Model confidence (mean pLDDT): 83 of 100. Predicted 3D model of a 1490-nucleotide RNA (small-subunit ribosomal RNA) from bacterium enrichment culture. RNAcentral holds the sequence, with entries from ENA.

[in-house]
RNA sequence: GCUGGCGGCGUGCCUAACACAUGCAAGUCGAACGAGAAAUCUCGCCUUCGGGUGGGAGAGUAAAGUGGCGAACGGGUGAGUAACGCGUGGGUAACCUGCCCCUGAAUUCGGGAUAACUCCGCGAAAGCGGCGCUAAUACCGGAUAUUGUCACGAGGACUGUGGUCCUUGGGAUGAAAGGUGACCUCUCCAUGGAAGUUGCCGUUCGGGGAGGGGCUCGCGUACCAUUAGCUUGUUGGUGGGGUAAUGGCCCACCAAGGCGACGAUGGUUAGCUGGUCUGAGAGGAUGAUCAGCCACACUGGCACUGAAACACGGGCCAGACUCCUAUGGGAGGCAGCAGUGAGGAAUUUUGCGCAAUGGGGGAAACCCUGACGCAGCAACGCCGCGUGAGUGAAGAAGGCCUUUGGGUCGUAAAGCUCUGUCAAGUGGGAAAAACGUCCUUUCGUUAAUAGCGAAGGGGCCUGAUGGUACCACUGAAGGAAGCACCGGCUAACUCCGUGCCAGCAGCCGCGGUAAUACGGAGGUGGCGAGCGUUACUCGGUUUGACUGGGUGUAAAGGGUUCGCAGGCGGCCAGAUAAGUGAAAGGUGAAAUCCUUCGGCUUAACCGAAGAACUGCCUUUCAAACUAUUUGGCUUGAGGAUGGGAGAAGAGAGCGGAACUGUCAGUGUAAGGGUGAAAUCUGUGGAUAUUGACAGGAACGCCUGUGGUGUAGACGGCUCUCUAGUCCAUACCUGACGCUCAUGAACGAAAGCUAGGGGAGCGAACAGGAUUAGAUACCCUGGUAGUCCUAGCCGUAAACGGUGAGCACUAGGUGUCUGCUCGUUAGAGUGGGUGCCGUAGUUAACGCGUUAAGUGCUCCACCUGGGGACUACGGCCGCAAGGCUAAAACUCAAAGGAAUUGACGGGGGCCCGCACAAGCGGUGGAACACGUGGUUUAAUUCGAUGCUACGCGAGGAACCUUACCAGGGCUUGACAUGCUAGAAGUAGUAUCCCGAAAGGGAGUCCGACCGGUAUCCAAUCCGGAACUAGUGCAGGUGCUGCAUGGUUGUCGUCAGCUCGUGCCGUGAGGUGUUCCCUUAAGUGGGAGAACGAGCGCAACCCUCGCCUUUUGUUGCCACUCUUGGUCUUUGAUCAGGAAGCACUCUAAAGGGACUGCCCGCGUUAAGUGGGAGGAAGGUGGGGACGACGUCAAAUCAGCAUGGCCCUUAUGUCCUGGGCUACACACGUGUUACAAUGCCUGGUACAGUGGGAGGCGAAGCCGUGAGGUGAAGCAAAUCCUAUAAAGCUAGGCUCAGUUCGGAUUGAAGGCUGCAACUCGCCUUCAUGAAGUUGGAAUCGCUAGUAAUGGCGUAUCAGCUACGACGCCGUGAAUACGUUCCCGGGCCUUGUACACACCGCCCGUCAAGCGCUGAAAGUGGGGAGCACCCGAAGCCCUAUUUUAUAUAGGUCCACGGUGAGUUUCGUGAUUGGCGCUAAGUCGUAACAAGGUA
Repeated sequence: GCUGGCGGCGUGCCUAACACAUGCAAGUCGAACGAGAAAUCUCGCCUUCGGGUGGGAGAGUAAAGUGGCGAACGGGUGAGUAACGCGUGGGUAACCUGCCCCUGAAUUCGGGAUAACUCCGCGAAAGCGGCGCUAAUACCGGAUAUUGUCACGAGGACUGUGGUCCUUGGGAUGAAAGGUGACCUCUCCAUGGAAGUUGCCGUUCGGGGAGGGGCUCGCGUACCAUUAGCUUGUUGGUGGGGUAAUGGCCCACCAAGGCGACGAUGGUUAGCUGGUCUGAGAGGAUGAUCAGCCACACUGGCACUGAAACACGGGCCAGACUCCUAUGGGAGGCAGCAGUGAGGAAUUUUGCGCAAUGGGGGAAACCCUGACGCAGCAACGCCGCGUGAGUGAAGAAGGCCUUUGGGUCGUAAAGCUCUGUCAAGUGGGAAAAACGUCCUUUCGUUAAUAGCGAAGGGGCCUGAUGGUACCACUGAAGGAAGCACCGGCUAACUCCGUGCCAGCAGCCGCGGUAAUACGGAGGUGGCGAGCGUUACUCGGUUUGACUGGGUGUAAAGGGUUCGCAGGCGGCCAGAUAAGUGAAAGGUGAAAUCCUUCGGCUUAACCGAAGAACUGCCUUUCAAACUAUUUGGCUUGAGGAUGGGAGAAGAGAGCGGAACUGUCAGUGUAAGGGUGAAAUCUGUGGAUAUUGACAGGAACGCCUGUGGUGUAGACGGCUCUCUAGUCCAUACCUGACGCUCAUGAACGAAAGCUAGGGGAGCGAACAGGAUUAGAUACCCUGGUAGUCCUAGCCGUAAACGGUGAGCACUAGGUGUCUGCUCGUUAGAGUGGGUGCCGUAGUUAACGCGUUAAGUGCUCCACCUGGGGACUACGGCCGCAAGGCUAAAACUCAAAGGAAUUGACGGGGGCCCGCACAAGCGGUGGAACACGUGGUUUAAUUCGAUGCUACGCGAGGAACCUUACCAGGGCUUGACAUGCUAGAAGUAGUAUCCCGAAAGGGAGUCCGACCGGUAUCCAAUCCGGAACUAGUGCAGGUGCUGCAUGGUUGUCGUCAGCUCGUGCCGUGAGGUGUUCCCUUAAGUGGGAGAACGAGCGCAACCCUCGCCUUUUGUUGCCACUCUUGGUCUUUGAUCAGGAAGCACUCUAAAGGGACUGCCCGCGUUAAGUGGGAGGAAGGUGGGGACGACGUCAAAUCAGCAUGGCCCUUAUGUCCUGGGCUACACACGUGUUACAAUGCCUGGUACAGUGGGAGGCGAAGCCGUGAGGUGAAGCAAAUCCUAUAAAGCUAGGCUCAGUUCGGAUUGAAGGCUGCAACUCGCCUUCAUGAAGUUGGAAUCGCUAGUAAUGGCGUAUCAGCUACGACGCCGUGAAUACGUUCCCGGGCCUUGUACACACCGCCCGUCAAGCGCUGAAAGUGGGGAGCACCCGAAGCCCUAUUUUAUAUAGGUCCACGGUGAGUUUCGUGAUUGGCGCUAAGUCGUAACAAGGUA
């Protein structure tokens, strides 16, 4: 928040210890005392009948007063308090104790007042004053007195500080109160009463007890050290005062002490405990209800009374607040129970009763009791019950979903058969009651039968809850179900809506058009009179680790050493008993928890018993270990003696090389510097070279994972001084040791102070370059500084990123330095210093006797990232700054090691027309085509780096066509189902409007198939067609980021994987790596791998050689033959027959396999060369494209989910547009010319196509073309002349006889139609262009280049395109450094959306947090001084009192100077966060200067 049926038992202002109206919460006793009404009733008298008066009852009552007891309990609250406050255990020989219990003794003789009351007075009131009277269990005095108290004397016992207890002697001192009942035994008076007796209550003095309290001690009891020093009554003593009592509790004097790192002092927070919650426990958190203790009572102070208070419902004073007032003055204190306001997220009735329990008073009856017992309110908690049970399939209706078949809600409902808890009504009906009182019996007391007390019996009376619990009956399924959740964690899923919007969210994260995550619905799962949410606590969390963690690289070893305190500590023996262990005793309140049993119908709840309370104290015992102590020991440690190595430190002196400068000589034009340059130096003589001199700094070679030192660090030579360390000997001491907070010393470089010095180098700075910029990298200069002396600073990636010490746990191999043995070689044994490695360890990397292994001791440090090696505070420093060190805020990560990829201006190997070597182009011109852009009514849409741009389109005039304008249609241009209709119907011809579509009219004519049916059907039936209606059609509308299919690309690159095994905690690796080889993960060898799959290759097609077969339309060598021509033999041309040899056709085969030889290679794979061969190492070409990548392309080829339109986003028509045109790009064509152009002649192809077609010959036309028609469904006919070439001639380097754009005129063809917008021809015109900037493309051989031919589409064509064909036919490749792309291995990485990555800082903007700050406003504590109420105490006086006067102390208040904390503050510093802001590019790869 939503919802809400019943009952039981509990609980209920956590905030304002804020303020409180009203009522109640502490009174009682007449048996302590005096006094004492009234109403009313009644009686008498009087009466003017109104009444008056007296007696009695009421009544010794009410109210008030004196006095006693109580009011200090009970009840509330948690402000204060960090304390002997609380808890626990002791002490009190330093104490008190009313009422209660036991016990001893006593209770005597007197006295004077005072309230009440009467009268008077003051005041508004509260209240007060005066005169007078009176009582007591009120007050006072005297007597007596025990075992009281005090001092003294004697004796004894105990003992803890020097006291306690007992006995005894005399001395001093100290009490009291009566009330009430009964009786006559004793005494007196005498029916009886009392001064007598007796009971009870009370009073006094003692002793003891119980319970309660005071004081005191050990131990325990929150956080902050960014609080380190605190203290003057302070610490102690002596003597007093005070108290029940110890004590600086207080005072005077004396001394100078006391506390503190085992945390004083200060600050912050807080009542403590039993317990409660949680946890396996150890712990952690907490202190409601109940119980114990403490503190407080409007705030502060103070005392009085009392047994007890410094007193919640008492007093005085001061203060704040509220109220009354006559303004003079007064009153009050809910943190008692209810209740009110306020605050707050939030907490109840102004209830009933003393019936029970308990308390106060009383002799008692009884009274009082907001303690308490009950009820009321609140689902606030716990517990119990119910809202029905059984049966019931047509699986109803309805909802939701759906693949439309169905599924689900769901036996759920309805229906049928039952039950009756709760609630409702009616009736019955407990227990909680004990006491008390009356009567009576017995016993005790007593003289007693009285009275009183005890025990027993009987009667009577007492219930707030409440006519409640409980029981019975009545009727009735009737009155009683919700809440949150459903992406994972976490049980539970679909639809619709929404569209990074609205919203959700505890964490991860959902939402951008198919959301199981948003909202709704249906359904599921969960809990249930509750369910969710929020807040808090513990747990999970071994995430503060005692149980039970860590520190090489994740957070974390102090820079190093010395060393006080502290912690820990070798061997043997003795003693003690502090720790330790055992036993016993005391205590550990009750309740709670636990176990068992019992009581409420059960449970919650309650009762009883037990256990437990893990603690503390006392006593006894043990003596291993720790400790203490005593005595010893030598192995730890140290010393001694003898040797050794060393850049160990300090000081002084000396040396050479190099460098720079100066002087002088020689010498001439450059030097220097760089990627390249320039600044710079130099003819005034540089650089170079020779000699001399000067100066400062550093010490080459030796030099070595060599040495020394605690670390920083130390390097020429010699001398002096000093320290450490190692070895040998085993002479001495005898545990003297290890570690170390605080502390002290040392401590690179830079920096600072003062004084020197200054050669080289060189921050800053200047100049030159580089660059978009270049406050940089590079260059030329150059100041501080670097050096020395004295002092400061105290930090470093001060790193082995590894604290110190001791011990233990395989080895191998170097090296430095000792000792022993040995002739050398070497071996052994110490101390250092490296590498590899076992066990072990580690998250892994790695470490591994020099541990990061196994143990012990001590120190330091860590606890998510950022903020922050920061702020504030403190300490240090001359300063710079250092040390110590937070929080707010913010993020969900930050980080380590390793893995796989990707990437690198990392490396290695290899390949490719990738570069290079060549040939030809593009980019410049004109035109064509495509694209962008612009324009437009529309210029439809798509394709956009390589991988879009002569791409979809292999052919836009209409159509196509999807676009635009206009005109139409609405079951529709197209498909199919159903219903109905319909014959002169549909339809046709015709006519009208119209651009057409379409609409309208409509004479003649006039419909199909099957059946009925044996013949005839327009007529009947069914179908087709038609009309109307209804389901539906239709969409080139959207989403290629919902999809299928197809395609591009990496790439024809050599790769991509799997099974089993092995390795690894795991990701993963191995295989697939390595060597050789290949075009190839091709093959061979090695190898923890062995095999396998998809790829490669081969198998397929084609070309090249051969064989066989085939023989027309192909072929024609041989043979025959016909005709023509030539001069005959004969030749030649055309044809026929015959033939299949050849070419060819098109089918089947062969052939090539590193097969052979030589060399190389590992005897391999293979490779170089050679032979043979048509072809040689893949013979050339094609098809064929692994796992995957690009959310690549396509919803417009097709298919398809979802969404959208439905008289329109569908469909038809006409016209237009897709053909626009300042411009930009891409792809091409034609050229710029002489290797050319023009003209004439002449030679040689192949692939194809052809019937709505190809179209011959012939004829016409300059030509396009026309005419014509033979032949051909084609190895036959046609297309069809191939062109370059060759040859002859011309042109002669020009804007030309190059080039052909553009334009004019005239034509041709196709087609309904060439205007927008077709192609072709002829004539004329004759533009740009003279080889093309930066840049860029293709190609390695029958290739490039160049020449023509064909075909698809197609009426025609924009074709210069695309796809094919044949002809002619080169050059070059040294090679792999570089550019691009790719493959393998390796390396680095802060990348993984993977470098088109990641990412840093300033500035600008917004928001948030925080520091500083002139100031300013509060709070706290203290100091000094002033004032000084009430009050205790002290002093004095006299009118002895409730007096007056004075004093010390002191609350509140005031003044002053400081301190501390919090808020605020112009301005200012910083940090964090924020969607795409600006500038650069610092880091991550060698990050482009590591």